[in-house]
Context: one part of a larger RNA
Order: sequence, then C1' cells, then structure tokens
RNA sequence: GAGUGAACGCUGGCGGCAUGCUUAACACAUGCAAGUCGAGGGGCAGCAGCAUAUAUCUUCGGAUAUAUGGCUGGCGACCGGCGGACGGGUGAGUAACACGUAGCUACUUGCCCCCCAGAGGGGGAUAACACACCGAAAGGUGUGCUAAUACCGCAUACACCCGAGAGGGGAAAGGACUUAGGUCCGCUGGGGGAUAGGGCUACGGCGUAUCAGCUAGUUGGUGGGGUAACGGCCUACCAAGGCGAUGACGCGUAGCUGGUCUGAGAGGAUGAUCAGCCACACUGGAACUGAGACACGGUCCAGACUCCUACGGGAGGCAGCAGUGGGGAAUAUUGGGCAAUGGGGGAAACCCUGACCCAGCAAUGCCGCGUGGAGGAAGAAGCAUUUCGGUGUGUAAACUCCUUUUGCAGGGGAAGAAGAUGACGGUACCCUGCGAAUAAGCUCCGGCUAACUCCGUGCCAGCAGCCGCGGUAAUACGGGGGGAGCGAGCGUUACUC
Repeated sequence: GAGUGAACGCUGGCGGCAUGCUUAACACAUGCAAGUCGAGGGGCAGCAGCAUAUAUCUUCGGAUAUAUGGCUGGCGACCGGCGGACGGGUGAGUAACACGUAGCUACUUGCCCCCCAGAGGGGGAUAACACACCGAAAGGUGUGCUAAUACCGCAUACACCCGAGAGGGGAAAGGACUUAGGUCCGCUGGGGGAUAGGGCUACGGCGUAUCAGCUAGUUGGUGGGGUAACGGCCUACCAAGGCGAUGACGCGUAGCUGGUCUGAGAGGAUGAUCAGCCACACUGGAACUGAGACACGGUCCAGACUCCUACGGGAGGCAGCAGUGGGGAAUAUUGGGCAAUGGGGGAAACCCUGACCCAGCAAUGCCGCGUGGAGGAAGAAGCAUUUCGGUGUGUAAACUCCUUUUGCAGGGGAAGAAGAUGACGGUACCCUGCGAAUAAGCUCCGGCUAACUCCGUGCCAGCAGCCGCGGUAAUACGGGGGGAGCGAGCGUUACUC
C1' cells in the first nucleotide's frame, strides 16, 4: 500500500446492489418448513345440494325445523399409487480414492424418449366400519363384514434368466371420456437411448523423525458365500507374504475444489457469500421399505438430556425458516406472497412448497448523489495573535440574485405475465407546488509524514507505530486559535499478502 463475513470509539442525510453466529455440531418454548391423487378403492365423519317423510307457519306459490336416503358436488380418517433419497442446513468427523485432473468398467438406473411383443382366465384375504374389551395416556386386543391399479396361483412368453445342451424358470390392471368406431392416462416382458449413480486405477494438494519400524484377514492362492457389480468384501483351507528414509506406522491439524485476497510475476495466504463434490442430522449402533437410504422433519435398540404420568408407562430431537436462552468483541424479522423461476402430486382444475421471489433491520461492504450555486470589503463583528502598527480566520459570514438533486405535499403510474393471474406496490418512474429549505464529521499537525502558534503543566499529569517527548519559554503532554488529510464517514484493534 492492498484486503476483510470484521469488531470497537466518535459521527451519521439519501438511493441502488450485495452481505450478515467466523464463538457453544450448546440447549431449545411457539408457529410454519412434504405432500398430493376421488380419473385406483371401499365408503360417508363433517360441509353444500337434491329427494322423501313428519311438524309448524302460510298471502296456498311456498318457507322453516327435524329425521331418513351416498342420490349429487365433494371429502376427514382408511386401503392403494407416486413423492417424502429432491429441495433446505451445517462442517462435527475425515490426511481418505474424501476431493481435483485424466482414464478404466465387472455394474445399476423410478419418472422421460424410441422400437418390438403382450394384457386370457381364476382365487383367498385385509384396513376402514360394527360390536366387545384393556389402558390415565400413548396406544392396543379379539370377533364379524367388505373393495381395489393391494396380494396370490393357473395359462401364454422362447425375445429375458439358468444351463454346454436337453431342458427348466418367469408377466400383467385397470380407470376416465365417448359420436360406442374409439381416444387418452396407465399396466407387463424385452431391446436401445438419455440422465443419474456404484466401483477400480495413475498423478496432485500438510505439520511433525523429540513418531522408525508397521502388519494376522495381515499379502497372495484355491473352494464356497455375498453384492447391482469386481474384490479378503466375508468364510474354510494352503502358502508366507505385504508396506517402509522417494518417510511406512504413530501423533497433531484440516471438509476438498472452482475460486478469493495479495503480488510485476514466481509465489504466499485463504476456502464467508455463489457453484461442484463429500460427510453429518441429540450421541453410538442396526437394518427395513424402495429404482435409489442404512434415510435431517421414517423405524428399531442402547445412552445422555428435557417433558407428561393415575407411577404401571409414555413423548421429543431447529446443523430447515423465523424466534428464545447461553457463549461471545460480534452477526437481522416469531414479516408478505406463491405473482415470477423451480420442485412434488394430479388427466386437469388445482393443492403443497420458510426452495424461491419480495419486504423489514444493520454505514457491514461496494457504487452513486446530496448537505447548495453565482456575486459580495484591502476585508464587519467575534475569536486568536501581535513588535500594538498590524496580522489571521476570510468571500468565509451578512447581503443581492438564482437553482431545487434530496425533502415535504398533491396528481398520474409501470415493466416484470404467454389468454387469465403481481406479494413487491400506489413501489420504481413521470408531472405540479413549496422552500436554501431537512443534511458534516473524524483523525492528525517533532522526524518518518501533508500540516504551527499561544496558554497551561513542570520527568508531574500525560503521549508513543519506531526513533523518542515532558525536570519553567514543550511546534511531541492538555486546552484555544490556525492548518493538513479523508469525507457519510474517519480513526483504532485483529488477521493476510
């Protein structure tokens, strides 16, 4: 000098765009953050409509109330499908094929695209529901009824799988509409693609040798198992190997990268925001379901903690968005909206979406603008200084003329949306009116280093980045005047180059 997710002190007018728990991966009240499909199904708790019956009133049209009927729109709960493996958070762990670059393949891939072929005929259940019962609750048990795109056989398949072959094994589901011809959405098997992933290899990126030897599934083989798949991945047996000063093993530290900061570069430092990958989800462990998880807002077990309890037993997991306590020098609203973009479900209408888009707070940063412009005396007052003549502040002010960014008031008023639909928002922006009106500070002035005098103090009080100032004329301390630098900021501290 440059930089920062900064903090602190003094000060503070506006706008745009960014950014905002770096500490306790500490604990969390409350609300919201993942649902959706009635065009898969049985149904009908609630709402609306309709029909019927009864009662009351009646202007004889009907109105109101109650009950009944799933008849219709719809729909809580339930069965079923898809989604909850994405999106969002965090950086604890990890020195590792975790990441980066370049390759390889023994593998998988729901939804999507293309092609080929098929969808015949049956069966038995079960939730909801009803009844009974247990429990304080969470919840549970028994009996009975029922449906499906839920479940299970049979047939067909020779394209698929096993097998050298012979042969063997193995599917399916319907729904809505219809002009009744069919159309659309689905279903099953197979091939190809796209996308996404799994695995392997080489190389690369850290400190310590005051860590020198490490290793028994260890290194390799055979048989077997397991996986989507290769493999000591696992297991039995056999052999005795494998790694290491080109640093094994141990210990410490750390998510990695694109990038970011600095620097002429080489390099050094760093890894906030944004993007890619990884890991984690109270701590530890485990599997289930599934195309995909060993699963943040799923399950089970153990533990710590918190809460409820009728003491028998239960419930919970903000490193999602807000918010609270705590820690800390320090980091925001318990806001609006699905209008846009994107995601899930649905044929669609649409529903959900703290992703996202916006608004709020903070000079935290960057950028822009303003706090007025022109004229105005050999020069008011005040203040400071003085050699008492004067000099400085200083065109500065007053005063005259002008302008209106910003501000306030009134009026108009978007783009963002494609036919409808705009949270932002009566916002941005435009017009008119008013009126210099609402708006300047901070640090420094001995040298480095731009900027000097007076008073006070008297090695005191104090200053200080280094050198050093202060013991009676201190340009270095404190105050005044003046000056220098930057300016809605200016200084200090911390850290990096």
Molecule: small-subunit ribosomal RNA, 5' domain
Organism: uncultured Nautilia sp.